[in-house]
RNA sequence: UCGGGGGUCGUCCAAUGGCAGGACAUCUGGUUUUGGUCCAGAGAAUGGGGGUUCGACUCCUCCCCCCCGAG
Repeated sequence: UCGGGGGUCGUCCAAUGGCAGGACAUCUGGUUUUGGUCCAGAGAAUGGGGGUUCGACUCCUCCCCCCCGAG
């Protein structure tokens, strides 16, 4: 430099154009003599810019970062 794959709560993983969700973790409450387990609840995210669309995590484009391959 070229080709391919990827970037979503703190972490891991979903959402194939229509309310961004789950698990673990964190916090609060319940249970318990305390801790842990268990139960209920809360907060928390789409790498950046532009475009298409009534509507974009999703499609197009440019850039940044990570991984693999080629030279």
Predicted 3D model of a 71-nucleotide RNA (transfer RNA) from a soil metagenome. The sequence is in RNAcentral, with records from ENA and MGnify. It matches the Rfam family "tRNA". Rfam describes the family as follows. Transfer RNA (tRNA) molecules are approximately 80 nucleotides in length. RNAcentral records the identical sequence in 5 taxa. Its mean pLDDT, the model's own confidence on a scale to 100, is 82.